[in-house]
Formats: sequence, C1' cells, structure tokens
RNA sequence: CGGGGUGUGGCCCAGGUGGUAGGGCGCUUGACUGGGGGUCAAGAGGCCGCAGGUUCAAGUCCUGUCACUCCGA
Repeated sequence: CGGGGUGUGGCCCAGGUGGUAGGGCGCUUGACUGGGGGUCAAGAGGCCGCAGGUUCAAGUCCUGUCACUCCGA
C1' cells in the first nucleotide's frame, strides 16, 4: 500500500426479506432461609465505533472514516 473480517448495555453474544433492540452473566430491590451462599420475583442500564447519504422509516442498504484482526505485497 491492496483486499477480507469484526465493532450492539459493565462483560460475552443474538438481531429473517429495513418497521420504534433481545438473551446469558453481572448489578439493584424484595421474598424464602439462622446466614455473606442458594432459589424465586421485580427493576435499572444500550440508539447500535464515528460522520454523512438513501428512505415515510436504517443495527440492518450506500459512501467516507477510526480501532482491532487476518491474508497478500
């Protein structure tokens, strides 16, 4: 320098043919328990790396760009 892959709550990951984002772990509160463990219930927390574009509507499509990573030179 050229090409590919990945970027989504604190962590790990899902998200069909675009239609107002979900799971596990963790966290908070409550109940049960003698109990810091365990079980159950409820709850908080993300606008999807960043910036544009298309669209009535974008995590999903298009362009640019950044980080990590793989291949090639």